[in-house]
Context: one part of a larger RNA
RNA sequence: AUUGAACGCUGGCGGCAUGCUUAACACAUGCAAGUCGAACGGCAGCGCGGGGAAGCUUGCUUUCCUGGCGGCGAGUGGCGGACGGGGGAGUAACGCGUGGGAAUCUGCCCACUAGUGGGGGAUAACCCGAGGAAACUCGGGCUAAUACCGCAUGUACCCUACGGGGCAAAGGGGGGGAUCUCUUCGGAGACCGCUAGUGGAUGAGCCCGCGUCCGAUUAGCUUGUUGGUGAGGUAAUGGCUCACCAAGGCGACGAUCGGUAGCUGGUCUGAGAGGACGACCAGCCACACUGGGACUGAGACACGGCCCAGACUCCUACGGGAGGCAGCAGUGGGGAAUAUUGGACAAUGGGGGCAACCCUGAUCCAGCCAUGCCGCGUGUGUGAAGAAGGCCUUAGGGUUGUAAAGCACUUUCAGUAGGGAGGAAAAGUUGUCGGUUAAUAACCGUCAGCCGUGACGUUACCUACAGAAGAAGCACCGGCAAACUCCGUGCCAGCAGCCGCGGUAAUACGGAGGGUGCGAGCGUUAAUC
Numbered sequence: 001a002u003u004g005a006a007c008g009c010u011g012g013c014g015g016c017a018u019g020c021u022u023a024a025c026a027c028a029u030g031c032a033a034g035u036c037g038a039a040c041g042g043c044a045g046c047g048c049g050g051g052g053a054a055g056c057u058u059g060c061u062u063u064c065c066u067g068g069c070g071g072c073g074a075g076u077g078g079c080g081g082a083c084g085g086g087g088g089a090g091u092a093a094c095g096c097g098u099g100g101g102a103a104u105c106u107g108c109c110c111a112c113u114a115g116u117g118g119g120g121g122a123u124a125a126c127c128c129g130a131g132g133a134a135a136c137u138c139g140g141g142c143u144a145a146u147a148c149c150g151c152a153u154g155u156a157c158c159c160u161a162c163g164g165g166g167c168a169a170a171g172g173g174g175g176g177g178a179u180c181u182c183u184u185c186g187g188a189g190a191c192c193g194c195u196a197g198u199g200g201a202u203g204a205g206c207c208c209g210c211g212u213c214c215g216a217u218u219a220g221c222u223u224g225u226u227g228g229u230g231a232g233g234u235a236a237u238g239g240c241u242c243a244c245c246a247a248g249g250c251g252a253c254g255a256u257c258g259g260u261a262g263c264u265g266g267u268c269u270g271a272g273a274g275g276a277c278g279a280c281c282a283g284c285c286a287c288a289c290u291g292g293g294a295c296u297g298a299g300a301c302a303c304g305g306c307c308c309a310g311a312c313u314c315c316u317a318c319g320g321g322a323g324g325c326a327g328c329a330g331u332g333g334g335g336a337a338u339a340u341u342g343g344a345c346a347a348u349g350g351g352g353g354c355a356a357c358c359c360u361g362a363u364c365c366a367g368c369c370a371u372g373c374c375g376c377g378u379g380u381g382u383g384a385a386g387a388a389g390g391c392c393u394u395a396g397g398g399u400u401g402u403a404a405a406g407c408a409c410u411u412u413c414a415g416u417a418g419g420g421a422g423g424a425a426a427a428g429u430u431g432u433c434g435g436u437u438a439a440u441a442a443c444c445g446u447c448a449g450c451c452g453u454g455a456c457g458u459u460a461c462c463u464a465c466a467g468a469a470g471a472a473g474c475a476c477c478g479g480c481a482a483a484c485u486c487c488g489u490g491c492c493a494g495c496a497g498c499c500g501c502g503g504u505a506a507u508a509c510g511g512a513g514g515g516u517g518c519g520a521g522c523g524u525u526a527a528u529c
Base pairs, nucleotide, nucleotide: 001528002527003526005525006524007523008522009521012376013375014374015373016372017371019368020334025332026331027330029329030328031327034079035078036077039076040075042072043071046070047069048068049066050065051064052063053062054061055060056059086287088285095212096211097210098209099208100207101206104204105203109200110199111198112197113196114195115194116193117151119149120148126141127140128139129138130137131136157166158165159164171192172191180189181188182187213259214258215257220250221249222248225247226246227245228244229243230242231241232240262284263283264282265281266277267276268275269274289310290309291308292307293306312323313322314321315320340366342365343364344363348362349360350359351358352357379409380408381407382406389400390399391398392397413470415465416464417463418462419461423456428450429449430448431447433445434444435443473518474517475516476515477514478499479498480497484513485512486511487510488509494501495500
């Protein structure tokens, strides 16, 4: 000088940050990933409309039917749950950092090219039945799709023995239905999709050089081991895997083994060189109760998915089931020690959706803590009879001390009352213009007007009111090291970072007066330089 600190005493306000360093210990409860009806069949609930019946206050009430409409539980389907968020167990490694490389993939997005023809069979939901305590499961029957499967086309694309062979698709919603273009005379055109392909962008996988802690009281290590040929496998190279062949490969420039550890940008310190560290923030990695495995998918071997095994907890009708906070809060435990079971999607960002919008413990805010940094205040001026009191005294006086009182002012902050920005851009709606189009329609975009969205929030800030009113402590005073006397004690009680104090006048112990240092803090302990 510093800290994610803790402890002791003390404590007024605000701003900005930080806040389980220990048990990757176990977790009650709530929330943290949904969304789309413009993919689909539908209609459980709500509302509207239509129809029937009953009651009567004859325009209401009750009830039944009805997907016709707004919408929508559950279901099929699509996209997203691989991002975002968490902690650092493992890892001494191509893990990270840095610089290169070739044998790859890439949903959504952008540009371009071509297409989107014609069919089929199912299945959930639903209905009926059955089993089970439950979780849930089974059988029969009906049905839809942007779900699924053939056929056609096939330039490009893939394979190829160069003959050939192989792979596609899906529609939805809007407008017009007078005039236009094409036409198979049914229709189609604009928007969003879908299929195949090329290129880009982004992201990801792989390989290599160099750098990356300690121990030699660890000296030898290795059999898929090192290389080759062939094959398999992968998006892709490769002993990645396998068969055969060869006998190699690494190592005192430290292999192997053991210990410790996530790495980096950086942080702290220091004149620097260096040393120590890797909280918060950011990039990468690995992990998700422990171990293993694959499925789906553009992407995972997947924190809030699946299967198996294990430990633990819970339910059970004993047959069988359920669970995983190292997400946000919160609980127990451990510990010197670390916060609320808060508000909002208003902003930024993300997922879904044409959109409206929905979801979002990401995020933005608020709450708690002097944990840190910074700022402000606890008054200002005047005031000598140098008051009283305290302490000391050579008894004269000295000191506390302009300190107080008194007098004259001010009102920051806190308090009360009132006013009051900015964070808001949007979305919606109306109009103009442009694009598209046959079109003045619809759709997309620019601009203008209107309307209008704030958790924080009793916001920041401003004004008024009252009254010095509500606001100072902590450590030290032998030397190092700024600051001295008295009393008590008597090698006792005690102090102490080092030297050392204390055995009857202790500036070193305890108290007091006085002083010194810092100040909403001050000391102590721990730790680093």